Annotation: A computed fold for a 74-nucleotide RNA from uncultured Lactobacillus sp., annotated as transfer RNA. It matches the Rfam family "tRNA". Rfam describes the family as follows. Transfer RNA (tRNA) molecules are approximately 80 nucleotides in length. Taxonomically the source falls in Lactobacillus (Bacteria, Bacillati, Bacillota, Lactobacillales). Model confidence (mean pLDDT): 83 of 100.
RNA sequence: AUGUCCUUGGUGCAAAGGUAGCAUAACGGUUUCCAAAACCAUUGAUGAAUGUUCGAAUCAUUCAGGACAUGCCA
Numbered sequence: 001a002u003g004u005c006c007u008u009g010g011u012g013c014a015a016a017g018g019u020a021g022c023a024u025a026a027c028g029g030u031u032u033c034c035a036a037a038a039c040c041a042u043u044g045a046u047g048a049a050u051g052u053u054c055g056a057a058u059c060a061u062u063c064a065g066g067a068c069a070u071g072c073c074a
Base pairs, nucleotide, nucleotide: 001070002069003068004067005066006065007064010024011023012022013021018054025043026042028040029039030038047063048062049061050060051059
């Protein structure tokens, strides 16, 4: 330099164009003599921008970061 892939709550993963979910964590509650466990409830996220579309995490383009492969120069 080129190509491919990846980027979603604090963390790990889903959602293949139609209300962004699950687990875990955190906070609160029930329970308990007190805790733990269990159960209930709450909080919190799509890397940035532009475009396509009635509608974008999803499709396209540019940029940023990361992984891998190949190559060039020295």